[in-house]
Context: one part of a larger RNA
């Protein structure tokens, strides 16, 4: 070396299970809700089952009455027609008597008279309750009719019966007849409305993103980035808009702003008023950047071109959108005229289709005439702000959780990276009495190393087990102790600082899951790092990190919390290599 056997458990990023953490799905459910729509239970009055009667109170129509005061005027003239008469022995007017009314009136009754009374004239805007018709306001009166309320009523309709009968036997049976008792048009059922319970029920709860969540954005216009044509990204750096403006338009004609400095009464830095200098520094309705003084700034006259119908030809562009436009035609403004004039210095000031609406309108018009409805042009109504806008309508939780993917995405590792961390060297300004380097060293700018905290998402989510103590190793030197040296601001003793040197050595216990710090006691000394922050198929599980639960906060609520607290299954019979033991050959 080869090989057997027994032993270990470093490695096989070891076997098992389409990772339960994470994120993604226009998936799933469960639970909650002042998320959304909706059913149901319950409620409220309507109508039908639902009949008969009393008292009341209302609205409507009628009968028959009464009611009505501006001046003037016999008077308390309701409006309007007719009318020149009306009434009256069946008793006109007046006087007394009773009766009802608080008066006024108005009803009976008597007496006496034997007959007249009321208009028609004069006033008034309008003339008679002489007579008649009709009507208003406002009241009484009977009468109908709806409407609501009340208290009886009993027939339906409810309830109760150890009340009755038992039909060829049985029936204290939640059954039936028949009665009795209580209640009663009530309850109950039936319908169609209004309100109303997550009690149930269907679903919604966007994207973007150096992982998600929290926070911001999400359309548009200006400048940097953007590399001199145009054009370019980011959760790249700035500061804007969701209008204003009948003049802040058109024309025509005209003027020049601002600041220094000087002078000049109140007056000052700064008002108005001269001068010199600077030249575009002012203005421009509102951001920025370009423009702009021939002015696109200011000022004044006149006025609506802030039109109609087309429109050659370009910019820009996937597409729908957007942007200039000479020019022809129509009737205009303004200027003598030439010309200008399709809104303004110019870029932001904004919403597709559907659907609804308005006002016209030589268009269609289901046998024809019309309507209703439609189309075309014009107008209109959307923080449809997630702005290419999925509905007219929509929030959470899940540690009870599932699935289906994902290393296209985060937590542990491992590469990268070295900002940040250690090291170490250099420049040499200054401490050190005097002296820049015995010893310290601001400030700068160079390097290593890959042990902190980061980035960064390259492997890996069909799983590389995640803190620490235990156990057991191998190792680098930037040296703690022990060994050898050189400087010194090295007298000795102790030290300081720097060179070789990793052979060997580096401690007990107390809190604490705790690495880590801390006190104690010791020691020559109680190094630092690496080894998937060595090491769970070597153990342990005390801590993070499932389900129970309780606390504080915190939320309506389900529930949550890098807040606390208590509990709570660590599986493996080693096939290969390595180790290590006994044999073989």
């Nucleotide at each position: 070396c080869c090989u057997a056997c027994a032993c270990c458990u470093u490695c096989a990023a070891u076997u098992a299970a389409a990772g339960a953490c994470c994120c993604u799905a226009u998936g799933a459910a469960u639970u909650u809700u002042c998320a959304c729509u909706g059913u149901u239970c319950c409620u409220u009055g309507g109508g039908a089952u639902u009949g008969g009667a009393u008292u009341u109170u209302g609205g409507c129509c009628u009968u028959u009455c009464a009611u009505g005061c501006g001046c003037u005027g016999c008077u308390u003239a309701g409006g309007u027609a007719g009318a020149a008469g009306g009434u009256a022995a069946a008793g006109a007017a007046g006087g007394c008597c009773u009766c009802c009314u608080a008066c006024c009136u108005g009803g009976g009754g008597u007496c006496u008279u034997c007959a007249u009374c009321c208009a028609u004239u004069a006033g008034u805007g309008a003339u008679a309750u002489a007579c008649c018709a009709u009507u208003c306001u406002u009241g009484a009166u009977g009468g109908g009719u709806u409407a609501g309320a009340u208290u009886g009523c009993u027939a339906a309709c409810c309830u109760u019966g150890u009340g009755u009968c038992a039909g060829g036997a049985c029936c204290u049976a939640u059954g039936g007849u028949c009665c009795a008792a209580g209640g009663g048009a009530c309850u109950g059922u039936c319908u169609g409305a209004g309100g109303u319970a997550g009690a149930c029920a269907c679903u919604u709860u966007c994207u973007a993103u150096g992982a998600g969540g929290u926070g911001c954005a999400g359309g548009u216009g200006u400048c940097c980035c953007a590399a001199a044509a145009g054009g370019u990204a980011a959760c790249g750096g700035a500061g804007g808009c969701g209008u204003g403006c009948a003049a802040a338009g058109g024309u025509u004609u005209u003027c020049u702003c601002g600041g220094u400095c000087c002078a000049g009464a109140c007056g000052g830095a700064g008002a108005u008023u001269g001068g010199c200098c600077c030249u575009c520094g002012a203005a421009u309705g509102c951001a920025a950047a370009u423009g702009c003084a021939u002015a696109a700034u200011g000022g004044a006259g006149u006025u609506u071109g802030a039109c109609u119908c087309c429109a050659a030809g370009a910019c820009a562009c996937a597409u729908c959108c957007g942007u200039c436009g000479a020019g022809a035609a129509g009737g205009g403004a303004c200027g003598a005229c030439a010309c200008u004039c399709a809104u303004a210095c110019a870029u932001a000031g904004u919403u597709a289709u559907c659907c609804a609406a308005u006002g016209g309108u030589g268009c269609c018009g289901a046998g024809u005439g019309g309507a209703a409805g439609g189309g075309a042009a014009a107008u209109c109504g959307c923080u449809c702000a997630a702005a290419g806008c999925a509905u007219a309508a929509a929030a959470c939780u899940u540690a009870c959780u599932c699935u289906a993917g994902g290393g296209a995405u985060a937590a542990c590792a491992c590469a990268a990276u070295g900002a940040u961390c250690u090291u170490c060297a250099u420049c040499u300004a200054g401490c050190u009495c005097u002296c820049a380097u015995a010893u310290c060293g601001a400030u700068g700018g160079g390097a290593a190393g890959g042990u902190u905290u980061g980035u960064c998402a390259c492997a890996u989510c069909g799983a590389u087990g995640u803190c620490a103590a235990c156990u057991c190793u191998u190792u680098g030197c930037c040296a703690c102790c022990u060994g050898g040296g050189g400087c010194u601001g090295u007298a000795g003793u102790a030290u300081g600082u720097u060179c070789c040197a990793a052979g060997g050595u580096u401690u007990g216990g107390g809190u604490u899951c705790u690495u880590u710090g801390u006190a104690c006691a010791u020691u020559a000394a109680a190094g630092u790092g690496a080894u998937a922050u060595g090491u769970g198929a070597g153990a342990u599980g005390g801590g993070u990190u499932c389900a129970g639960a309780a606390u504080g906060u915190u939320g309506u609520g389900a529930g949550a919390c890098a807040g606390u607290u208590u509990g709570a299954u660590c599986c493996a019979u080693a096939u290969c290599c390595u180790a290590u033991g006994u044999g073989g050959u």